[in-house]
Molecule: glmS glucosamine-6-phosphate activated ribozyme aptamer
RNA sequence: GCACAGCCUCCAGCGCCUGGACAGACAAAGGUCUGUUGACGAGGUGGGAGAAGCAUCGAAGGAUUCGGCGGAUGUCUCCCCGUCCGCUCCGGGACGUAUACCGUGACAAAUCUCCGGGUGAUCGGAUGACAAAACACGGGAAAAGGAGCCAA
Numbered sequence: 001g002c003a004c005a006g007c008c009u010c011c012a013g014c015g016c017c018u019g020g021a022c023a024g025a026c027a028a029a030g031g032u033c034u035g036u037u038g039a040c041g042a043g044g045u046g047g048g049a050g051a052a053g054c055a056u057c058g059a060a061g062g063a064u065u066c067g068g069c070g071g072a073u074g075u076c077u078c079c080c081c082g083u084c085c086g087c088u089c090c091g092g093g094a095c096g097u098a099u100a101c102c103g104u105g106a107c108a109a110a111u112c113u114c115c116g117g118g119u120g121a122u123c124g125g126a127u128g129a130c131a132a133a134a135c136a137c138g139g140g141a142a143a144a145g146g147a148g149c150c151a152a
Base pairs, nucleotide, nucleotide: 014070015069016068017067019066020037021036022035023034024033025032026031040058041057042056046080047079048078049077050076051075081096082095083094084093085092086149087148088147089146090145101139102138103137104136105135112128113126114125115124116123117122
């Protein structure tokens, strides 16, 4: 000296249920038993080790979508491999189909309606609509360096 812009609030999304809530039956009744529920999809793992634990995006809604336990493709640190920074080596940075940023584009399910199962809580299926991020396409900076090249 090292591309700078961050930090805090957002506690679900995968599985389970000994709590809660709800349904049914029973009950000498302030309970028992059997069930139901416990978040709508999109998206996400280069290899290895370790750590913490509220791990991305929007839709709908205003719910017990509460509460708890476990997991996890996210994050951080280290090593290896790789992509990009004109090329090679040293060093450095960002990243992991592998710049920021700008523009454009595409993609869902629930909801709703209908059908079906169930005494019921509720569950399954069908049709059509709509999103954001990742992504695709186009544009597109900047940096720190040392040695050697290439190009102009």